[in-house]
C1' cells in the first nucleotide's frame, strides 16, 4: 500500500483511552412469509439452508488420489465490464421432521483469513 469474504461506516454512553463492552442509526448481505403462478412432490433412500465450493471418468491401501467439464478468486496499482494466456481454489458448517416462488410483514449477520511486486488486447467512467 492492497486481497478473499456480506462482513463496513457513522454517533451516544461505560471510563480518561481503546482494535473492548452496551445501544443507535446508516449501508451491504441472508432466512422465513400471500393472491397468481409452479411442483406433482413428500411420506427415512427423510427434507432443507449459507457458500464458487458441483457433475463425470479412472484409480484405490476404501482415508483418498488423477484427469476433464462447469464454478469462483488474484496480479494487471484509480474503478469497472469483454478477451487471450499465467498462477490458485472447487472447502466447510448450519437447521431439526419442517419451509417452492412470494407483496405486505416477520427474523437474522456484519465474522474470520491473507502478503506479493507477474502478462496482453480492447471498451466505459472518474
Nucleotide at each position: 500500500u492492497g486481497c478473499c469474504u456480506a462482513a463496513u461506516c457513522c454517533c451516544c454512553g461505560g471510563c480518561a483511552c481503546a482494535u473492548c463492552c452496551g445501544g443507535g442509526g446508516a449501508g451491504c448481505g441472508g432466512g422465513g412469509g400471500a393472491c397468481c403462478c409452479a411442483a406433482g412432490u413428500u411420506u427415512u433412500c427423510g427434507g432443507g439452508g449459507c457458500g464458487a465450493a458441483c457433475c463425470c471418468a479412472c484409480c484405490u491401501u476404501c482415508g483418498g488420489g488423477u484427469g476433464g467439464g462447469a464454478g469462483c478468486g488474484c496480479a494487471g496499482a484509480c474503478u469497472c465490464c469483454u478477451u487471450c494466456a499465467g498462477c490458485g481454489c472447487u472447502a466447510g458448517c448450519c437447521c431439526g421432521c419442517c419451509a417452492g416462488c412470494u407483496a405486505a410483514c416477520c427474523c437474522c449477520g456484519c465474522c474470520g483469513g491473507c502478503c506479493g511486486a507477474c502478462g496482453a488486447a480492447g471498451g466505459a467512467g472518474g
Model confidence (mean pLDDT): 78 of 100. c-di-AMP riboswitch aptamer (ydaO/yuaA leader) from a soil metagenome, 126 nucleotides, folded computationally. Of the family's consensus pairs, 96% are formed in the model. Its Rfam family is "c-di-AMP riboswitch aptamer (ydaO/yuaA leader)". For this family Rfam cites "New RNA motifs suggest an expanded scope for riboswitches in bacterial genetic control" (Barrick et al., Proc Natl Acad Sci U S A, 2004).